This is a predicted structure of a 103-nucleotide RNA (TPP riboswitch aptamer (THI element)) from Cellvibrio sp.
RNA sequence: AGCUUCUUGUCGGGGUGCUCCACUCUUAAAUGUGAGGGGGCUGAGAUAUACCCGCAGACCUGAUCCGGUUAGUACCGGCGUAGGGAACGAGAGCUUCUUCAAA
Repeated sequence: AGCUUCUUGUCGGGGUGCUCCACUCUUAAAUGUGAGGGGGCUGAGAUAUACCCGCAGACCUGAUCCGGUUAGUACCGGCGUAGGGAACGAGAGCUUCUUCAAA
């Protein structure tokens, strides 16, 4: 000096859905596509001093999309070589170069 990996600090980005019940509140009316509450599903995470992600990219858009499947918007495939999408520092490791010293 370079490399990528790992660790870490700070900063930044992101999602929070489906389903059943009908206890409370709100309301003219609540069998519900109003708010809270309870059970179940998937998931790292379903509001967590958490979790995931920062280009090997989380996630978003198209999309209330299309096909399969499912209790279900979970899952699989397509769309998709699509369009967007958030970084700096420190340490460790490896490689190469240069300089100095000794033999």
Its Rfam family is "TPP riboswitch aptamer (THI element)". Gene Ontology term of the family: thiamine pyrophosphate binding.
Taxonomically the source falls in Cellvibrio (Bacteria, Pseudomonadota, Gammaproteobacteria, Cellvibrionaceae).
Model confidence (mean pLDDT): 76 of 100.